[in-house]
A computed fold for a 99-nucleotide RNA from a Chloroflexota bacterium, annotated as Bacterial small signal recognition particle RNA.
Taxonomically the source falls in Chloroflexota (Bacteria, Bacillati).
It matches the Rfam family "Bacterial small signal recognition particle RNA". By type it is a non-coding RNA gene.
The model forms 96% of the base pairs in the Rfam consensus.
RNA sequence: GACUUGGCCCUGCGCGGCAGAGCCUUCGAACUUGGUCAGGCCUGAGAGGGAGCAGCCAUAAGGAGUUUCCUCUGGGUGUCGUAGGAAAACCGGGUCUGA
Repeated sequence: GACUUGGCCCUGCGCGGCAGAGCCUUCGAACUUGGUCAGGCCUGAGAGGGAGCAGCCAUAAGGAGUUUCCUCUGGGUGUCGUAGGAAAACCGGGUCUGA
């Protein structure tokens, strides 16, 4: 100096990591959820029937917590794996050649 092969670089997928949501736990409805409805009310001659406040129970929206595992979503995510691409420069290997 030439050729060649990897890395760096780009893309897909997988895996991992991170974040969010779900799941899970808990709280959670004055007016306005559902259930049960003391008292009282309505109805009935009565037996009984009806609506139903407070209370109690459960839950929606939502809040808080947890996030070991599991599901989903996302990325200026990775000394990872894999398939492909690109290859000007840079870094490394190999072969040949010249002084």